The part of an RNA shown here (large-subunit ribosomal RNA, domain II) has 697 nucleotides and comes from a Caldifarciminota bacterium. Rfam family: Bacterial large subunit ribosomal RNA. Rfam links the family to the GO terms ribosome and structural constituent of ribosome. Taxonomically the source falls in Caldifarciminota (Bacteria, Pseudomonadati).

Context: one part of a larger RNA
RNA sequence: GCCGGCGAGUUAUCCUGACCUGCGAGCUUAACCCUGAUAUGAAGGUAUCAGGGGGAGGCGUAGGGAAACCAAGUCCAAAUAGGGCGUAUUAGUAGGUCGGGGUAUUACCCGAAACCCGGUGAGCUACCCAUGGUCAGGGUGAAUCCAGAUGAAAGUCUGGAGGAGGCCCGAACCGGUGGAUGUUGAAAUAUCCUCGGAUGAACUGUGGGUAGGAGUGAAAGGCUAACCAAACCGGGUGAUAGCUGGUUCUCCCCGAAAUGCCUCUAGGGGCAGUCUUGGAUGUUUAGUAAUAGUGGUAGAGCUCUGAAUAGAGGAGAACCCUUCGGGGUUCAAAUCUAACCAAACUCCAAAUGCUAUUACUCCACAGUCCAGGAAAGAGGCGGUGAGGGAUAAGCUUCAUCGCCGAGAGGGGAAUAACCCAGACCACCAGCUAAGGUCCCCAAGGGUUGGCUAAGUGGGAAAGGAUGUGAGGUGACUGAAACAUCUGGGAUGUUGGCUUAGAGGCAGCCAUCAUUUAAAGAGUGCGUAACAGCUCACCAGCCGAGUUACCUCGCGCCUAAAAUUUACCGGGGCUCAAGCCAACCACCGAAGCUGUGGCCUUCUGACCUUAAGGUGAGAAGGGGUAGGGGAGCGUUCCAUAGUAGGUUGAAGUCCUGUCGCGAGGUAGGGUCGACGAAACGGAAGUGAUUAUGCCGGC
Numbered sequence: 001g002c003c004g005g006c007g008a009g010u011u012a013u014c015c016u017g018a019c020c021u022g023c024g025a026g027c028u029u030a031a032c033c034c035u036g037a038u039a040u041g042a043a044g045g046u047a048u049c050a051g052g053g054g055g056a057g058g059c060g061u062a063g064g065g066a067a068a069c070c071a072a073g074u075c076c077a078a079a080u081a082g083g084g085c086g087u088a089u090u091a092g093u094a095g096g097u098c099g100g101g102g103u104a105u106u107a108c109c110c111g112a113a114a115c116c117c118g119g120u121g122a123g124c125u126a127c128c129c130a131u132g133g134u135c136a137g138g139g140u141g142a143a144u145c146c147a148g149a150u151g152a153a154a155g156u157c158u159g160g161a162g163g164a165g166g167c168c169c170g171a172a173c174c175g176g177u178g179g180a181u182g183u184u185g186a187a188a189u190a191u192c193c194u195c196g197g198a199u200g201a202a203c204u205g206u207g208g209g210u211a212g213g214a215g216u217g218a219a220a221g222g223c224u225a226a227c228c229a230a231a232c233c234g235g236g237u238g239a240u241a242g243c244u245g246g247u248u249c250u251c252c253c254c255g256a257a258a259u260g261c262c263u264c265u266a267g268g269g270g271c272a273g274u275c276u277u278g279g280a281u282g283u284u285u286a287g288u289a290a291u292a293g294u295g296g297u298a299g300a301g302c303u304c305u306g307a308a309u310a311g312a313g314g315a316g317a318a319c320c321c322u323u324c325g326g327g328g329u330u331c332a333a334a335u336c337u338a339a340c341c342a343a344a345c346u347c348c349a350a351a352u353g354c355u356a357u358u359a360c361u362c363c364a365c366a367g368u369c370c371a372g373g374a375a376a377g378a379g380g381c382g383g384u385g386a387g388g389g390a391u392a393a394g395c396u397u398c399a400u401c402g403c404c405g406a407g408a409g410g411g412g413a414a415u416a417a418c419c420c421a422g423a424c425c426a427c428c429a430g431c432u433a434a435g436g437u438c439c440c441c442a443a444g445g446g447u448u449g450g451c452u453a454a455g456u457g458g459g460a461a462a463g464g465a466u467g468u469g470a471g472g473u474g475a476c477u478g479a480a481a482c483a484u485c486u487g488g489g490a491u492g493u494u495g496g497c498u499u500a501g502a503g504g505c506a507g508c509c510a511u512c513a514u515u516u517a518a519a520g521a522g523u524g525c526g527u528a529a530c531a532g533c534u535c536a537c538c539a540g541c542c543g544a545g546u547u548a549c550c551u552c553g554c555g556c557c558u559a560a561a562a563u564u565u566a567c568c569g570g571g572g573c574u575c576a577a578g579c580c581a582a583c584c585a586c587c588g589a590a591g592c593u594g595u596g597g598c599c600u601u602c603u604g605a606c607c608u609u610a611a612g613g614u615g616a617g618a619a620g621g622g623g624u625a626g627g628g629g630a631g632c633g634u635u636c637c638a639u640a641g642u643a644g645g646u647u648g649a650a651g652u653c654c655u656g657u658c659g660c661g662a663g664g665u666a667g668g669g670u671c672g673a674c675g676a677a678a679c680g681g682a683a684g685u686g687a688u689u690a691u692g693c694c695g696g697c
Base pairs, nucleotide, nucleotide: 001697002696003695004694005693006692011104012103013102014101015100016099017098018097019096020095021094022093023092026059027058028057032053033052034051035050036049037048038047039046040045063070064069073085074084075083076082108246109245111243115236116235117234118233119232120231126210127209128208129207130206131205132204133203134202135200137169138168139167140165144161145160146159147158148157149156150155173197174196175195178193179192180191181190212228214224215223216222249631250630251629252628253627254626259272260271261270262269263268275373276372277371278370279369280368281367284366286361287360288359289358290357291356292355293354294353299348300346301345305342306341309338310337311336312335316331317330318329319328320327321326379404380403381402382401383400384399385398386397387396388395409420410419411418424597425596426595427594429593430592431591435587436586437585438571439570440569444584446583447582448581449580450579451578457573463557464556467554468553469552470551471550472549473548474547475546476545485540486539487538488537490514491513492512495509496508497507520535524533525532598621599620600619601618602617603616605614606613607612632686634683635682636681637680639678644674651670652669653668654667655666656665657664658663
């Protein structure tokens, strides 16, 4: 892992509600007693069941008051006033079943880490006590002693002897430094290589001691029998778990919430809102219209409150000067004119919204009240209006609508939320929606007129550009424009100043006049300065449009990313299969329609004592949590030692058939002894999931 079996709302009691049954202004017994039956025992007896007794007690029939107490009233009060609660408006009670709640040392099941109590452990390990044991070999050479020399001595020197040491090297022994291997290991800590200590605070045998908030610890929270910040075993114990997981057959009807307030509360609860079931009410609901109201948002505005620009104005302030008379500069309030800004400004002011009344539409799809049962109280995304943030976030917090949640189907390549559309079942029928119609791929290489050349389409901004199409405004132009080419482009003059120089062309000032077809006291290059080239301007040549700007459509650049083209789903497309406008067809869904069938609710009809049955019409049948309804099956009990059964029961396998389904049933095979249906009753009553438990493989 698979298969099989086991595996989770039970029991008692009280309260509460629904339904059923009995009796009913009443209902009911409890303990206990008597009788009978059955079981058991030798018996006394005990237990269970049935019948009878037992009225104590309980609930109801009257309320008010704290109470005394009074009573259809009573309390407050001085009250005959007024008010509160009652009467008038009478149904309960006992039992049963079921829903829900409380209680219960289990309360649906499994699950802690822990806490406490009593014991068991020092054969592992820590430390201690007692008594024993072990340490190859080699090296170094302390104290001390002896001899000699020397010295007055103390002593010193030399040589020899000597054999100290938590000394050195290195086996056994003890350890465990680094690495590799090993990592379902050979091993729940090892192996190999390497390494530390190795006469010592050494190692070790045996016996003994100290223990669980305790021991022991050269101290690491280490060790105390293979996981120790409190051992192990048993008990309290099925601890508790607002937490996680799991919770078993079918069909039918309805169908949520993820919000508000409070909470030692925030992943839990209480109440409300929203769901469901029963009862009551009977259009009260909703939509639209009209009418009457409500309000201060959008917008707008500047009256107020603030902010704020320009001009006028100038209270006032600062600085400087002063002959103290004053003067100057700068800033600047009120006020006036003009133009603006505001969530916490408003002289104004919508649309939508909300409230009320009336009318119409709708007839279950609603609303409201009472009662039983819940779930939920982590929401998410999208549009719109806002706050926070950075006018960031698949961000966050509200409001409002939709969807997902709990919603399948079609489209969007794929893709909870986007677009279309709400799936009772069947059909090899039809029409459409969104979206599509060259091929993948169902349907148009559809029609008409334009645009695009960028594969734009098929990712992006500021900004940039003789891209291209359309529209417009102005200028020049057969008195010849625009462009090319040829020629001219002069004189006073090298204008004056400046300067070393300044001659059109470093700079400053002026910028006239002449000759002319035209030619600037000069547009650029250039020179040290000149020179030189060129432009403006003019003529010639040529012969028809040229030029500047504005608006709109579609394109271009701007444009770099990491496994692979990779920013059309792909092929591929410009002879559009791209874009714009108009149009005609078609495809396309579980939408709508058609045909057949099933179920639910409601309303009539007929039959029927009732329950119900038959047939008709209308509406409805997506669904998680959850509420409600109707059923199937298993084991046991009673009828029942039954019907049935060796001419073959149960079980098991195959096939057919019936039922929406859980399942039922028939035939056949196998098997070999049991065993129904039906009306009822009682439950150890249904398993793909709990890293479930046990077993097998």